RNAcentral holds the sequence, with entries from ENA.
A computed fold for a 1400-nucleotide RNA from an uncultured prokaryote, annotated as small-subunit ribosomal RNA.
Its mean pLDDT, the model's own confidence on a scale to 100, is 83.
[in-house]
C1' cells in the first nucleotide's frame, strides 16, 4: 500500500450518476433523421439511505494452557437460524423515522436543531397456545386470472417466495463424568465459598454458580499445594520388537487476534478486517480534538545461519446473498521463484591398438592415463526450430413439449428434443515433421575404522583431526600433481532425532574385590503369603453388540509412456464400553485341618545385660629403716633425678585403674561389644517329649530404639598411660620417628553426640542340591563299658565335587539352583563439596547439585624390570695379602683457554700412550697468500701432435716465456694402439652434512649360561608348562621327580700352543761311544744314541682302590703316572641390550657445492700454555749408588737391508769392506745374578729435570719443530690427604732382549725369556651377575612414577558490605468502562382515559 464479506430494488422511500424513452424549445436544415438543452422515475437499472440474511463460516497464529484443554468411553438438567418432515394461522388498526429539504457547529472525525415521508422497520386490539398466575405472535412481496364487486389504486381467487405458534428429524453446540495425558520432595502440607445441607436467587440448561443461615467438613506420600516446561490429538520419524523421540504439510479438537478488562447485537460472539474503557507505540491536527491494530493474500522493515510473488482467475471445487440472471469470494484452482525434497529421463552408442601424442611414474627396460582420444560406422530421447493439438464443461440462457398445480390450455413448474453460449491454467499437455554428437558433469574421499596409492614441495612450519591420532628433510594423514574409490544432478559439512547401547535392562542389568548392602534391630503403611471343601465372577479367558472420524501405513486393483502421486476395495487401528458365558489360578466371603509360627512343660551350656559388694599381684606416692655414689635413658647420647643421700633393699600404710595363668580359627549377644570372684534382678538360645492355638507367618517405605573411639556439658575421680606443651638428642632443616617430664583425656554418674576399614568390605528369611575331616553344647541308642561304635539337632572352622565368577576365588554357614521383600548403582574429577532444609551446645551430622573439565579413572590375572624384600649360588666382588696410582719432575693423551689456524672424530664403566703399527717438508683434511677450471683422477668426441729428454730466463713456487734433441711399435696404406697438446658437452671431484636413513666392521654387559622352538597339555586371553623341584656343577654339566616328550642356538668337544713319550728324518743344528787334530773351540772323519728341529703318533678316561650320597649323577680321599679332574694358555662371544661407536678405513641412500666446500704451490698450524684430569717413565735411595772382574735366555728381524774383523774417535760415530736372501753371517755385550772394592743417612757418590758450551747422525731442509753424544750445570722430590687401582702362581713384582711403523725420530704399542713370592679364615658387607619368591599405582621400566604450597595467565563456580530488577503470596489505598441492583430527579410518539391525567 492494494486486495481478503458482501448481497438483496420480487422488503421500502426514493432517483446522485449512467443508459433508454416519453415532452417542449433550439440548431443543421428537405418530410424526418441528427445534435443540443429543459422538463419527466415512465423504463432498465441503482450510488447514498431504511430493512432483511450474512459478518460466529471460510483463511491466519501456538501467546496462554498441566486443564474436563485434549484422546478414549459414557450420561443429559439444555439450546439450535438456515435446511426437512407432519397439521394449523397469515384478520383489524395506530404511530412515528432516516434518506430529503432548510439552517446551523467543528480544521477534521463527526454532530446538532426545525420540517416531510415509507415498509418485510416499530405498536396495541382479536385469534392461538398455555394446569393456574403473569407474560405473550404474526407481513408481506411477485407472477396470472373467469365471474362478481369497485373509490378504479384495488378487493376477491390462485401459484410461488416470505411470516407467525408448534410436532419430529437431520446437523450443529452446551454441560456433567470414568479412565489416560512431562519434570521436580533441595515444592510436605494444602483450602473458608472452603467440602455439604436448606431457603432464595440465577442460566437456555444440572452445580457454591450467586447469596442468607446452619455443620466442620474437602484434598494430600497411589505426590495435595507450589515451581519450572508445554497447545493436545489422528499421525510423523526411528527401532527387530517393547520402546525412545517429535506434533511442520494433510484432518479433529481448544486457545489467541496491539496488551488488559468488559458487555451489547444476534439462533449462535463476550466477535482477526464489530462497540465501548484503560495502557503502550503509529499517523493526522487549525492544538480545541481525532484516526489505527497483516498470528488473512501478496509486500517492506527489523532480527537471523535461514525461508518465495505487492502474479493470474472465479474456468472447476466450495461459501455468502438473491426467485433468477447474477454479485462478491488471496477460501480455493493455477501461475512464477528456490535441486528444499522425492521420483523419473538426458549428457550418446557400437567399433576402434600404432597400444599415438601430452601427463604422471620408473628398477631407464618399461608401466598407467587406454578403448580413453583420434577415426569409422550409427541413434536424437531432453533442449532449438516449423506445425497441428485435447481432456478438465457439469452447467447457463432462449424456444418450452410430454407431465404437475389450479376453477381455468391464467399462470407457475418441467423430463426430453434443438439452438446459442462458458477454461485462468494454455496454444499447455500430448503428436508429426527438420537439423546435428550437436547446447548438458559435477562433488567429496583415498593412515586404521572405511572402498580407494604413488610422485614433489613443506620440515613439530604451515597445516590437518569424527575417534586413534598425523608433521621435529625419505609424510599413502598437510599442500600440489597424477591415479584410483564412492555417490551422481547432485556431492560434502554443519545442526537435531532413533539406532546401534543389554549404556535406566517392562522384554532385557547389576551390587564380595570394578559403582553399589542401610551400622544393627523392633516395628506401621505397603508387597508377599501353607493344605482341604464350599460359594462369590473383582483380576482372567472366550464369544457377541457398539465404538475405534477420514487421511496414513498394509494388501489387491485402477488411472497419469513409468515411477513419485492420484485413486477404488479390504484389512487393520493391538483401545474402551456394554453383554452372554467358564470358572482352573490370583482376589473376596464361609466352614475345616495342622507340616509354618507361637504357648505350656523337663533339662543344658555361656566374658548376654544390669546392680551391691569383695580380693589378690604389679605401677606409683608419702613416711620409716639399711645404705652409698651413681641411676635412668639409648643405635650413642644428652635433657632428667641423685651427696638436702637417689637407684637397690626391708616392714607397714594410701589410692586409683586394669583382672596374668586358666584361654582354645573356644563361648555369649542383633549390631557396637563382652574376661578376676560373688550377690539380686533380667534377656536370649538349644535340646527331649507329650499337650494346646489354628497361618498367628515373611520383609519392612516413613517411624522408634540401640550404636567402638574420639569430642561436648554438669558435678566428682586421677595410680598408670598420655594427644597438646616443654626439654633432649637426629638431620641439611626434623614443628617427626627415639628420650626425659605432662596437661586434656581415659575412670565414675548423668545427659549430649550418631559416626568408624561400624568389614565376612557378602541384607534379613525360606526351600533344594556329593562328600570326607577338626571343634563346642546336647539327645537318645549298640555293645566288647572304653580316651568306643553308629545315628541325630543346634554352632563354629579348614578342605573340596557339581555349578558359578571377569578372574581371584565362593562351594549347605553359597559368591550354586529358585521364589517373595527392602535398601543401593549408572565414566573419572569437581564432591559426599555449595546452596536450601532437618537435627546438633558446639564440633559436626543426615539428604545432596550444577558449572566447569579429562578421554579416560577402575578390577583381577600375565610378562618383564625395580625393592635401603626374603632365600640360594657366582667373580681378585669384598676379606686376607704383595706392589701401585693420588703429592714432585718429565714423557704422553684429554678437557679448558689462546690462535690467521692451532684439522676431524672418540666422552662414565665400554673417551682420554684412543683412531695415529710413528705430524720438520710431505702425510694434513686447518689457516694465510699465488694460481688453475672438463679440471690432479674415469668414459665418449673432434683436431694436431710419436712418446720421451736437454738447457737459457722470470718466480717464493707452482707455472710461463724461449731455444734444442727426437721421429718409434702394426697395417689389407683407408687408417689403428698407447701417449702429449688443445677444443666442446655429457661429467668428474667433495676427509662437505646426516652414524637418529643405511651396510659392513666393532665395544659393551659377558665366555655370564643363559635364550628359544614343534607337538601335546592348561587357562575365555595374556600366557603357563617343558625351563620349575631335590641334588650335583665351571657350565639349563649332568642325574633324579615330573603334563609334559623331544628338539635348535649357547656350554662342553673338536683347532692351536705348551708339559711326558714314541716312531720316522738328520742340515746350517747335536756329539755318547770310535778315530784324528788344536793353546782352545763338532774345527774334521764319523755317528743318528742325547738335546733340538718338524711330520705323524700314544697319553688323562673319574678308567681302578676306598669312603660319602637315593643302589644316581657326583664329591671326598688314594694308587698309579710327566701331567688328575675342563692340566696351564690361546682362538672361538648364543637371543638380545645400549637408535652405543664409525658417512674421516671402504661401501651406500638422501641432500649441498660445481672459476668452487673441487684441484695445484709456497709459508704457517695441528707442537701454543695462567690452569684441571688420565695414563705412563724416573725417583726419592743401603734389598741401594758407583768401580772392577764374572756366568746364564728366549723370540724376532735383514738387501734402497743386516753389517764382522780391524783402525780412529772418551763418545754418539766415522773409515773400512768379510759374511748373509739366513739353525750357517750379522743384528748380539743380555740385565737382574755371582764375587770383590767404595759410599754409611746427607737433599747425599741418592734423585735427574733445566740450562749452557761443544758435537754426531739422518735427511732438499733439524728456526719455528728430531734423536744422540760429550763437558759442565745440579731443580722438585726423603714414599706422597681424602680416595682409588692390578694381582690367586711360573702368576705379582722385578730384570733385560726383540719387532711392527720407520730416512730420522718410543718411557707408547705387540712380543720375548731370566729372577721369583705372600695371602684366600670366610661370603656379614661393598660392586657386578644368575636362579626361585614376593610387593608395585613402575613399562621410556626406580635416572621410573608421583604429592602439597607458592609465582604468573586464563576459564567456569561458590561466598562477599552490597546495588539494581524481575517473578509470586498477603494485606492495603485509588478506581476506567460495564452488568446488576437501589435510592433521587428530567424527559417522552404509538395504549387506556372520567380528557385533569395514568401506564410507558
Nucleotide at each position: 500500500u492494494g486486495c481478503a464479506a458482501g448481497u438483496c430494488g420480487a422488503a421500502c422511500g426514493g432517483c446522485a450518476g449512467c443508459a433508454c424513452g416519453a415532452u417542449g424549445u433550439g440548431u443543421a436544415c428537405u418530410u424526418g433523421u441528427a445534435c443540443a438543452u429543459a422538463u419527466u422515475g415512465g423504463u432498465g437499472g441503482c450510488g447514498a439511505g431504511u430493512g432483511g440474511c450474512g459478518g460466529a463460516c471460510g483463511g491466519g497464529u501456538g501467546c496462554g494452557u498441566a486443564a474436563c484443554g485434549c484422546g478414549u468411553g459414557g450420561g443429559u438438567a439444555u439450546c439450535u437460524a438456515c435446511c426437512u418432515u407432519g397439521g394449523g394461522g397469515u384478520g383489524g388498526g395506530g404511530a412515528a423515522u432516516a434518506a430529503c429539504c432548510g439552517c446551523u457547529g467543528g480544521a477534521a472525525a463527526c454532530g446538532g436543531c426545525g420540517g416531510c415521508u415509507a415498509a418485510u422497520a416499530c405498536c396495541g386490539c382479536a385469534u392461538a397456545c398455555g394446569c393456574c398466575c403473569g407474560a405473550g405472535a404474526g407481513a408481506u412481496c411477485a407472477g396470472g386470472g373467469g365471474a362478481u364487486c369497485u373509490u378504479c389504486g384495488g378487493a376477491c381467487c390462485u401459484u410461488g417466495c416470505g411470516c407467525u405458534a408448534u410436532u419430529g428429524g437431520a446437523g450443529a453446540a452446551g454441560c456433567c463424568u470414568g479412565c489416560g495425558u512431562c519434570c521436580g520432595a533441595u515444592u510436605a502440607g494444602c483450602u473458608u465459598g472452603u467440602u455439604g445441607g436448606u431457603g432464595g436467587g440465577g442460566u437456555a440448561a444440572a452445580a457454591g454458580c450467586c447469596u442468607a443461615c446452619c455443620a466442620a467438613g474437602g484434598c494430600g506420600a497411589u505426590g495435595a499445594u507450589c515451581g519450572g516446561u508445554a497447545g493436545c490429538u489422528g499421525g510423523u520419524c526411528u527401532g527387530a520388537g517393547a520402546g525412545g523421540a517429535u506434533g511442520a504439510u494433510c484432518a479433529g479438537c481448544c486457545a489467541c487476534a496491539c496488551u488488559g478488562g468488559g458487555a451489547c447485537u444476534g439462533a449462535g460472539a463476550c466477535a482477526c478486517g464489530g462497540c465501548c474503557c484503560a495502557g503502550a507505540c503509529u499517523c493526522c491536527u487549525a492544538c480545541g480534538g481525532g484516526a489505527g491494530g497483516c498470528a488473512g493474500c501478496a509486500g517492506u522493515g527489523g532480527g537471523g545461519a535461514a525461508u518465495a510473488u505487492u502474479g493470474g482467475a472465479c474456468a472447476a471445487u466450495g461459501g455468502g446473498g438473491g426467485c433468477a440472471a447474477c454479485c462478491c469470494u488471496g477460501a480455493u484452482c493455477c501461475a512464477g521463484c528456490a535441486a528444499u525434497g522425492c521420483c523419473g529421463c538426458g549428457u550418446g552408442u557400437g567399433u576402434g591398438a600404432a597400444g599415438a601424442a601430452g601427463g604422471c611414474c620408473u628398477u631407464a627396460g618399461g608401466g598407467u592415463u587406454g578403448u580413453a582420444a583420434a577415426g569409422c560406422a550409427c541413434u536424437u530421447u531432453a533442449g532449438g526450430c516449423u506445425a497441428g493439438g485435447a481432456a478438465g464443461a457439469a452447467g447457463g440462457u432462449a424456444u418450452g413439449u410430454a407431465g404437475u398445480u389450479u376453477a381455468a390450455g391464467a399462470g407457475a413448474u418441467g423430463a426430453a428434443a434443438c439452438a446459442c453460449u462458458u477454461g485462468a491454467c494454455g496454444g499447455u499437455a500430448c503428436u508429426a515433421g527438420c537439423a546435428g554428437a550437436a547446447u548438458a558433469a559435477g562433488c567429496a574421499c583415498c593412515g586404521g575404522c572405511u572402498a580407494a596409492c604413488u610422485c614433489u614441495g613443506u620440515g613439530c612450519c604451515a597445516g590437518c583431526a569424527g575417534c586413534c591420532g598425523c608433521g621435529g628433510u625419505a609424510a599413502u594423514a598437510c599442500a600440489g600433481a597424477g591415479g584410483g574409490u564412492g555417490c551422481a544432478a547432485g556431492c560434502g559439512u554443519u545442526a537435531a532425532u532413533c539406532g546401534g547401547a543389554a549404556u535406566u535392562a517392562c522384554u532385557g542389568g547389576g551390587c564380595g574385590u570394578a559403582a553399589a548392602g542401610g551400622g544393627c534391630g523392633c516395628g506401621u503403611a505397603g508387597g508377599c503369603g501353607g493344605a482341604u471343601a464350599u460359594u462369590u465372577a473383582a483380576g482372567u479367558u472366550a464369544g457377541a453388540u457398539g465404538u475405534g472420524a477420514a487421511a496414513u501405513c498394509c494388501c489387491u486393483g485402477g488411472g497419469c509412456u513409468u515411477a513419485a502421486c492420484c485413486u477404488a476395495g479390504g484389512a487393520a487401528c493391538u483401545g474402551c464400553a456394554u453383554u452372554u458365558a467358564a470358572a482352573a489360578c490370583u482376589g473376596g466371603g464361609u466352614a475345616u485341618c495342622u507340616a509354618g509360627a507361637g504357648u505350656a512343660u523337663u533339662g543344658u551350656a555361656g566374658a548376654g545385660g544390669g546392680u551391691a559388694g569383695u580380693g589378690g599381684a604389679a605401677u606409683u606416692c608419702a613416711g620409716g629403716g639399711u645404705g652409698u655414689a651413681g641411676c635412668g635413658g639409648u643405635g650413642a647420647a644428652a635433657u632428667g633425678c641423685g651427696u638436702a643421700g637417689a637407684u637397690a633393699u626391708c616392714g607397714g600404710a594410701a589410692g586409683g585403674a586394669a583382672c596374668a595363668c586358666c584361654a582354645g580359627u573356644g563361648g555369649c549377644g542383633a549390631a557396637g561389644g563382652c574376661g578376676g570372684c560373688u550377690u539380686c534382678c533380667u534377656g536370649g538360645a538349644c535340646u527331649g517329649a507329650u499337650a494346646c492355638u489354628g497361618a498367628c507367618a515373611c520383609u519392612g517405605a516413613g517411624g522408634c530404639g540401640c550404636g567402638a573411639a574420639a569430642g561436648c556439658g554438669u558435678g566428682g575421680g586421677g595410680a598408670g598411660c598420655a594427644a597438646a606443651c616443654a626439654g633432649g638428642a637426629u638431620u641439611a632443616g626434623a614443628u617427626a620417628c627415639c628420650c626425659u617430664g605432662g596437661u586434656a583425656g581415659u575412670c565414675c554418674a548423668c545427659g549430649c553426640c550418631g559416626u568408624a576399614a561400624a568389614c565376612g568390605a557378602u541384607g534379613a528369611g525360606a526351600a533344594c542340591u556329593a562328600g570326607a575331616u577338626g571343634u563346642u553344647a546336647g539327645a537318645a541308642u549298640c555293645c566288647u563299658u572304653g580316651a568306643g561304635g553308629g545315628u541325630u539337632u543346634a554352632g563354629u572352622g579348614g578342605c573340596g565335587c557339581a555349578g558359578c565368577u571377569a578372574a581371584c576365588g565362593c562351594g549347605a554357614u553359597a559368591a550354586g539352583u529358585u521364589g517373595a521383600c527392602c535398601g543401593c548403582c549408572u565414566g573419572g574429577g569437581g564432591a559426599g563439596u555449595a546452596c536450601g532444609g532437618c537435627c546438633g551446645c558446639a564440633a559436626g551430622g543426615c539428604u545432596a547439585a550444577a558449572a566447569c573439565u579429562c578421554a579416560a579413572a577402575g578390577g583381577a590375572a600375565u610378562u618383564g624390570a625395580c625393592g635401603g624384600g626374603g632365600g640360594c649360588c657366582c667373580g681378585c666382588a669384598c676379606a686376607a695379602g704383595c706392589g701401585g696410582u693420588g703429592g714432585a719432575g718429565c714423557a704422553u693423551g684429554u678437557g679448558g683457554u689462546u690462535u690467521a689456524a692451532u684439522u676431524c672424530g672418540a666422552u662414565g664403566c665400554a673417551a682420554c700412550g684412543c683412531g695415529a703399527a710413528g705430524a720438520a717438508c710431505c702425510u694434513u683434511a686447518c689457516c694465510u697468500a699465488c694460481c688453475c677450471u672438463u679440471g690432479a683422477c674415469a668414459u665418449c668426441c673432434u683436431a694436431g701432435g710419436a712418446a720421451u729428454u736437454u738447457c737459457u730466463c722470470a718466480g717464493a713456487g707452482a707455472u710461463g716465456a724461449g731455444a734444442g734433441a727426437g721421429u718409434g711399435c702394426c697395417u689389407u696404406c683407408g687408417g689403428g694402439a698407447a701417449c702429449c697438446u688443445a677444443g666442446u658437452g655429457a661429467c668428474a671431484g667433495g676427509u662437505g652434512c646426516u652414524g637418529c636413513a643405511u651396510g659392513g666392521c666393532u665395544g659393551u654387559c659377558g665366555u655370564c649360561a643363559g635364550c628359544u622352538c614343534g607337538u601335546g597339555u592348561c587357562g575365555u586371553g595374556a600366557g603357563a608348562u617343558g625351563u620349575u623341584g631335590g641334588g650335583u656343577u665351571a657350565a639349563g654339566u649332568c642325574c633324579c621327580g615330573u603334563a609334559a616328550c623331544g628338539a635348535g642356538c649357547g656350554c662342553a668337544a673338536c683347532c692351536c700352543u705348551u708339559g711326558u713319550c714314541c716312531u720316522u728324518a738328520u742340515u746350517u743344528g747335536c756329539c755318547a761311544g770310535c778315530a784324528c787334530g788344536u793353546a782352545a773351540u763338532g774345527g774334521u772323519g764319523g755317528g743318528a744314541a742325547c738335546u733340538u728341529u718338524a711330520a705323524g703318533g700314544a697319553g688323562a678316561c673319574u678308567g681302578c682302590c676306598g669312603g660319602u650320597g637315593a643302589u644316581a649323577a657326583a664329591c671326598c680321599g688314594g694308587a698309579g703316572g710327566a701331567a688328575g679332574g675342563u692340566g696351564g694358555g690361546g682362538a672361538c662371544g648364543a637371543u638380545g641390550u645400549c637408535a652405543a661407536g664409525u658417512c674421516a678405513u671402504c661401501a651406500u641412500g638422501g641432500c649441498c657445492u660445481u672459476u668452487a666446500u673441487g684441484g695445484g704451490u709456497a709459508g704457517g698450524g695441528c707442537u701454543a700454555c695462567a690452569c684441571a684430569c688420565g695414563u705412563g717413565c724416573u725417583a726419592c735411595a743401603a734389598u741401594g749408588g758407583g768401580g772392577c772382574g764374572u756366568a746364564c735366555a728366549g723370540a724376532g728381524g735383514g738387501a734402497a737391508g743386516c753389517c764382522a774383523a780391524c783402525c780412529c774417535g772418551c763418545g754418539a760415530g766415522g773409515g773400512g769392506g768379510a759374511g748373509c736372501c739366513g739353525a750357517u753371517c750379522c743384528c748380539u755385550u743380555a740385565a737382574a745374578g755371582c764375587g770383590u772394592c767404595u759410599c754409611u743417612u746427607a737433599g747425599u757418590c741418592c734423585g735427574g729435570a733445566u740450562u749452557g758450551g761443544a758435537g754426531u747422525c739422518u735427511g732438499c731442509a733439524a728456526c719455528u719443530c728430531g734423536a744422540c753424544u760429550c763437558c759442565a750445570u745440579g731443580a722438585a722430590g726423603u714414599c706422597g690427604g681424602a680416595a682409588u687401582c692390578g694381582c690367586u702362581a711360573g702368576u705379582a713384582a722385578u730384570c733385560g732382549c726383540g719387532a711392527a711403523u720407520c730416512a730420522g725420530a718410543a718411557u707408547g704399542u705387540c712380543g720375548c725369556g731370566g729372577u721369583g713370592a705372600a695371602u684366600a679364615c670366610g661370603u656379614u658387607c661393598c660392586c657386578g651377575g644368575g636362579c626361585c619368591u614376593u610387593g608395585u599405582a613402575c613399562a621410556c621400566a626406580c635416572c621410573g612414577c608421583c604429592c602439597g604450597u607458592c609465582a604468573c595467565a586464563c576459564c567456569a563456580u561458590g561466598g562477599g558490605a552490597g546495588u539494581g530488577g524481575g517473578u509470586u503470596g498477603c494485606a492495603c489505598c485509588a478506581g476506567a468502562a460495564g452488568u446488576g441492583g437501589u435510592u433521587a430527579g428530567u424527559c417522552u410518539a404509538a395504549c387506556c382515559u372520567u380528557c385533569g391525567g395514568g401506564a410507558g